[in-house]
Context: one part of a larger RNA
C1' cells in the first nucleotide's frame, strides 16, 4: 500500500459560507448504464490441474482433457442501485402568532473607585515588608472635607444561569441587524447531508498611521534576598493595554472528543417556551428544546464514556503509521505595503 486506528498512547482542521466531487426520503410507471441469467466467438503456445504414455524410479518429458476465474456480440430478467416522467409529505424550507437573550454594529448618557489639579482643616511622620531600604514629607505629605480634570472598567444583580458556528459576549437607554425557542394552521415538494480547493471570522501578544493615556505594566533603573539572583519580593517606570483604520492569522483556538441523520433503560437539577387538571396563587402531571450531575445495557487497555455516547449503525470530510534530528529544521514553493513570522515541509546521521 491493504489494514488498523485518532479523549487522556501518534492522530478532529480553530471556526463557519460554500464549488467540484461523494452520499442521499416514500410511491407508480418505462428504459436496461451497473447488476443477474443463458447462448455465440474468443482467451496463441508452453505453465499450473485431473488422467494416461515415455526414460529402471524421479527430476525431465509426449498425449488427451479441464482450466484460462478474461473481452466482445446477441437474447432475456427488473429486485436493488442509476436515468427519465408522474405522483407524495414524514426530510428540509416558507407563512402567520407568541417568546428569552452578556448574539452584532453605531450613538448618548450614568454613579462607585483610582491618579493628578485648586482650595480648607491639621501636624510629623506616610508608604511598603517576612524583617528593611530605595521613595514621598516642615517647600506642609498621609489624614479629612468641598471643588475641578481625564481615561479605563462596569461592584451588587450573578446562577456547572443566557446568547454566538468558532474567537467570544456584562453599567443604563436609543437606533439598526443576525440567529434560537415554542404553538397550530396552510403552502413549495427532497429544494437534503457532507464538503478537496475557494471566500470569510478568528484570543492575546506583535506591526503600520494618526490619536490618547488614569490605573496597570514586559524591557528598563534603584532598593531588598542571596554564595551568586541578570528572578521571586519592594519603590519608581517606557512600550503597551484604550480609539480608528489597515496588517498579521496563531493558541492548552479544549469537551485535549469534525458535521449530520437514526436507534438503544432510568434518576433527580437547573433557564426558555406550549399542552391539561386545579386554584386567589404557588403547586401537580405531561410535551418540546437547551445545560450540569448519577447511572441499565453496551463500550473501554484502564481512567472512565454513557439519549448533550467514547454504546449501536449509514454518508462525507480532515488527520495518524517509533524516538530525536524537526515544526521556531533545512530547500523550495505561497502568504506578509514591512517585518516579525505564517503555511507547506523533507533527509543525512543517531537510538
Nucleotide at each position: 500500500u491493504u489494514g488498523g486506528g485518532c479523549g487522556u498512547a501518534a492522530a478532529g482542521g480553530g471556526c463557519g459560507c460554500g464549488u467540484a466531487g461523494g452520499u442521499g426520503g416514500u410511491u407508480g410507471u418505462g428504459a436496461u448504464a451497473g447488476u443477474c441469467a443463458g447462448a455465440u466467438g474468443u482467451g496463441a503456445a508452453a505453465u499450473c490441474c485431473u488422467c494416461u504414455g515415455g526414460c529402471u524410479c524421479a527430476a525431465c518429458u509426449g498425449g488427451a482433457g479441464a482450466a484460462c476465474u478474461g473481452c466482445a456480440u446477441c437474447u432475456g430478467a427488473a429486485a436493488c442501485u442509476u436515468c427519465a416522467u408522474a405522483a407524495c409529505u414524514c426530510g428540509a424550507g416558507u407563512a402567520c402568532a407568541g417568546g428569552a437573550g452578556a448574539g452584532g454594529g453605531a450613538a448618548a448618557c450614568g454613579g462607585a473607585a483610582u491618579u493628578c489639579c485648586c482650595g480648607g482643616u491639621g501636624u510629623a511622620g506616610a508608604g511598603g515588608u517576612g524583617a528593611a531600604a530605595u521613595u514621598c514629607g516642615u517647600a506642609g505629605a498621609u489624614a479629612u472635607c468641598g471643588g475641578g480634570a481625564g481615561g479605563a472598567a462596569c461592584a451588587c444583580c450573578a446562577g456547572u444561569g443566557g446568547c454566538g458556528a468558532a474567537g467570544g459576549c456584562g453599567g443604563u437607554u436609543u437606533c439598526c441587524u443576525g440567529g434560537c425557542c415554542u404553538g397550530a394552521u396552510a403552502c413549495u415538494g427532497a429544494c437534503a447531508c457532507u464538503g478537496a480547493g475557494g471566500c470569510g471570522c478568528g484570543a492575546a501578544a506583535g506591526c503600520g498611521u494618526g490619536g490618547g493615556g488614569a490605573g496597570c505594566a514586559a524591557a528598563c533603573a534603584g532598593g531588598a534576598u542571596u554564595a551568586g539572583a541578570u528572578a521571586c519580593c519592594c519603590u519608581g517606570g517606557u512600550a503597551g493595554u484604550c480609539c480608528a483604520c489597515g496588517c498579521g492569522g496563531u493558541a492548552a483556538a479544549c469537551g485535549g472528543u469534525g458535521a449530520a441523520c437514526a436507534c438503544u433503560a432510568g434518576g433527580g437539577g437547573u433557564g426558555g417556551g406550549g399542552a391539561g387538571u386545579g386554584u386567589a396563587a404557588u403547586c401537580c402531571c405531561u410535551u418540546c428544546u437547551g445545560u450540569g450531575c448519577c447511572g441499565a445495557a453496551g463500550c473501554u487497555a484502564a481512567c472512565g464514556c454513557g439519549u448533550u455516547a467514547a454504546g449501536u449503525g449509514u454518508u462525507c470530510c480532515g488527520c495518524c503509521u517509533g524516538g530525536g534530528a524537526a515544526g521556531u529544521u533545512a530547500c523550495g514553493g505561497c502568504c506578509g505595503c514591512c517585518a516579525a513570522g505564517g503555511u507547506u515541509g523533507a533527509a543525512a546521521c543517531u537510538c
RNAcentral holds the full RNA, with entries from ENA and SILVA. Predicted 3D model of a 351-nucleotide part of an RNA (small-subunit ribosomal RNA, central domain) from an uncultured bacterium. The coordinates come from a structure-prediction model, not an experiment, and the mean pLDDT is 85.